[in-house]
């Protein structure tokens, strides 16, 4: 430099055009317990950024960013 593909809560991880963006595991509170431990409610500014397309975009196009693979050019 080409091409491919990936990015969503603190962390894995669902979601294939109309959802309140869902779990599980941290975590914070409350309940429970003599006390922890399990366990029960209950909470939080998670879709990488910018445009396009559409009534409507995490989802589709474009292009920046990072990451990862393929793979060329010059020395």
């Nucleotide at each position: 430099g080409g091409c491919g593909c990936g990015u969503u809560c603190g962390u894995c991880u669902a979601g294939u055009g109309g959802u309140u963006a869902g779990g599980a595991c941290a975590c914070a509170g409350c309940c429970c317990u003599c006390u922890c431990a399990a366990g029960g409610c209950u909470g939080g500014u998670a879709c990488a950024c910018g445009g396009g397309u559409u009534c409507g975009a995490c989802u589709c196009c474009c292009g920046u960013a990072c990451g990862c693979g393929c793979u060329g050019c010059c020395a």
Predicted 3D model of a 75-nucleotide RNA (transfer RNA) from a Chthoniobacterales bacterium. It matches the Rfam family "tRNA". The family's RNA type in Rfam is transfer RNA. Rfam 15.1 lists 5,335,975 matches to the family in 14,413 species. Its mean pLDDT, the model's own confidence on a scale to 100, is 80.